Large-subunit ribosomal RNA, domain IV from a fermentation metagenome, 356 nucleotides, folded computationally.
The RNAcentral record of the full RNA draws on SILVA.

Context: one part of a larger RNA
């Protein structure tokens, strides 16, 4: 010097990001016990008080319990009483000892106030246990069964030896009060007049090739047949269109003026858009400016917590705003307590380290 431990005046968090660690609390019995609330809880909330040994004592009472007695529906019946033995056992009163009697070990610290998440659960096997994942509830949506969806080249299998109250796929995510406006893009679902539209039908024109004719020749012409090509015309879904539809993707404006201090701006104007954020919240897990501003706590508060709204850039099932329980969760303040610290000390025990 490290490691684990142990004690410590006085003071008690002044320590630190941050009471991290640590001490405190701790069993049992009576006392008593708020706010709130979904009346279950909250709650061992909180706050106190007893605990040992001996006698009165084989305490009272209390169990079992041979057996008495009585009823009846006469039974393996049912009521009341209850001796011995066993066995639980408070409560009084009285003494005794110590610093201490759950005498050692073993055994919640608590309380206010806030976010987040309802809740028990799940997870990053080896750095994260959470406001992440899951959940019951809630809502869309698909799908009539040889289901739909999956997995497989098939066979075949899972959905399911189910059947719309059932099964898949999405989003929300208990509960309680809600969930507002836009369907112009994009999806979807529905529609079917007209616009486009492919395979395919169709076969229109024109071309090669030539029996023949025509010409003196060059050369033209040119049936059938093959061939080559291939117009119009018919031709489904889709697209284009016409509706619908937001618990689908996903949007949810600016400028200027105006009231008999001032300021402000219920009112007015214009321009734009699909429509211009409605309740409800808000410097928030979201506020740059920002340690906004005001009150509270503190002697002193970039955190807290209550408000104001100027929301850079909340907002309503990628929910919105509530909320009792619950949390090895953050976040903030008090009691307790304490070597965290003021500021060390001083003891054990195993290391180092010396020397063997």
């Nucleotide at each position: 010097c490290c490691c684990u431990c142990g004690u410590u005046a006085a003071g008690g968090a002044a320590c630190u990001c941050g009471g991290c660690a640590a001490a405190a609390u701790u069993a049992c019995c009576c006392c008593g016990u708020a706010a709130c609330u979904u009346c279950g809880g909250g709650a061992u909330a909180a706050g106190g008080g007893g605990u040992g040994c001996c006698c009165c004592g084989u305490u009272a009472u209390c169990g079992u319990g041979a057996g008495c007695a009585g009823a009846u529906u006469u039974a393996c019946u049912c009521u009341g009483c209850a001796a011995a033995g066993c066995g639980a056992g408070a409560g009084g009163g009285g003494g005794c000892c110590g610093c201490a009697g759950u005498g050692a070990a073993u055994a919640g610290g608590c309380c206010c106030a806030a976010g987040c998440g309802a809740c028990u659960g799940u997870u990053u096997a080896g750095c994260a246990a959470a406001a992440a994942c899951a959940c019951a509830g809630g809502u869309c949506u698909c799908u009539g069964c040889u289901a739909a969806g999956c997995c497989g080249c098939a066979a075949g299998g899972c959905g399911a030896a189910g059947u719309a109250u059932a099964g898949g796929g999405g989003c929300u995510g208990a509960c309680g009060c809600c969930u507002g406006c836009c369907c112009a893009g994009u999806g979807c679902u529905g529609g079917a007049a007209g616009g486009u539209u492919a395979a395919g039908g169709g076969g229109a024109u024109g071309g090669g090739u030539u029996a023949g004719c025509c010409g003196u020749a060059a050369g033209g012409c040119g049936a059938a047949g093959c061939u080559c090509u291939g117009a119009a015309c018919c031709g489904a879904a889709g697209c284009c269109c016409c509706a619908g539809u937001g618990a689908a993707c996903g949007g949810c404006g600016g400028c200027c003026g105006u009231a008999a201090c001032u300021a402000u701006a219920a009112c007015g104007g214009u321009c734009c858009u699909a429509a211009g954020g409605u309740a409800g919240c808000g410097a928030a897990a979201u506020u740059c400016c920002u340690u906004g501003u005001c009150u509270g706590g503190u002697a002193a508060g970039u955190u807290c917590a209550g408000a104001c709204c100027c929301g850079c850039a909340c907002g309503a099932a990628a929910g919105g705003c509530g909320u009792a329980a619950c949390g090895a969760u953050c976040u903030g303040g008090g009691c307790g307590c304490u070597g965290u610290c003021u500021c060390g000390a001083c003891g054990a025990g195993g290391g180092g380290c010396u020397c063997g």